[in-house]
A computed fold for a 365-nucleotide part of an RNA from a Dehalococcoidales bacterium, annotated as large-subunit ribosomal RNA, domain IV. It matches the Rfam family "Bacterial large subunit ribosomal RNA".

Context: one part of a larger RNA
RNA sequence: CUCAUGUUAAGGAACUCGGCAAAUUCGCCCCGUAACUUCGGAAGAAGGGGUGCCACCGGUAGGUGACAUGCCUGCGCAUGAAGCUGAAAGUGGCCGCAGUGAAUAGGCCGCGAUGACUGUUUACUAAAAACACAUGUCUCUGCCAAGUCUCAUAAGACGACGUAUAGGGACUGAUACCUGCCCGGUGCUGGAAGGUUAAAAGGAGGUGUUAUCCCCGCCUGUGGCGGGGAGAAGCGCUGAAUUGAAGCCCCAGUAAACGGCGGCCGUAACUAUAACGGUCCUAAGGUAGCGAAAUUCCUUGUCGGGUAAAUUCCGACCUGCACGAAUGGUUUAACGACUGCGGGACUGUCUCAACAUGAGGCCCG
Repeated sequence: CUCAUGUUAAGGAACUCGGCAAAUUCGCCCCGUAACUUCGGAAGAAGGGGUGCCACCGGUAGGUGACAUGCCUGCGCAUGAAGCUGAAAGUGGCCGCAGUGAAUAGGCCGCGAUGACUGUUUACUAAAAACACAUGUCUCUGCCAAGUCUCAUAAGACGACGUAUAGGGACUGAUACCUGCCCGGUGCUGGAAGGUUAAAAGGAGGUGUUAUCCCCGCCUGUGGCGGGGAGAAGCGCUGAAUUGAAGCCCCAGUAAACGGCGGCCGUAACUAUAACGGUCCUAAGGUAGCGAAAUUCCUUGUCGGGUAAAUUCCGACCUGCACGAAUGGUUUAACGACUGCGGGACUGUCUCAACAUGAGGCCCG
């Protein structure tokens, strides 16, 4: 010097991001206990008092109940009661600094944020406000159900030995009060008049080939060869009109589907403000509630409270850069190894360090 413990004058959070760590509190009995509340809680709230040993009360109260007796025949009822066990309260006394004498054994209160709660989670840096949850809503599914596994024209299995008060999917997240407007876009559901439209059907027409015919030339001349032209049927190639489903266009519905929820100008007899008016745009222009918030940039907004002094905290205001209603809004008792702030108690956290015990390091030998 390091580590692990212990003690400490005076002060008592001045330490620090933050009371981190430590200290305080602690068992049992009695008294007593607020706001709030879903009437269960909150609550061991908080806050007080007692606690050892001896004697008496007292082998008392109580517990258990052999056995006996009576009524009776039910494993009945009643009465008495041996034995065993055995307090508390109270009264008096004794000792110590100290009596749950060592050890084990809640620190408390207040105001907010957040999540209702008990639970679950990143095995090995995150336990949380994240996940789950009961509740609510939407949607699919009529049973060989939807959905899922197997990727198979399957067999088989789960769903389920269930049957719409059931099962699958999605969102929300106890309770209380509520959940506004918009269907223009995207999605989903329904519709079928019209438009568009695949394969397929259809086959107008075009084209290739060619029997045959015509023209020209040559030759070995009733014929043959060569060149050119026209060209039926057939066989090929191509191919218009027309017919032709779903889908899309179209027409409706639907937001606890994905989502969205304006701007400018003027106006009241002080000023300021604008209940009011005008105008443009939109599918509709943010309702209730909340609001400098886990959301507020400007910002340490402004006012009030708390402090001697506070960018944090609490209560208001509303100018919401950029809250807002199941991507839920606002409350809320209880709960939390969650998070912010304050208070009292307590302390070596600190002023400011000291000593002791143990282990190591280091120095000497």

The prediction has a mean pLDDT of 85. Lineage of the source: Bacteria > Bacillati > Chloroflexota > Dehalococcoidia > Dehalococcoidales.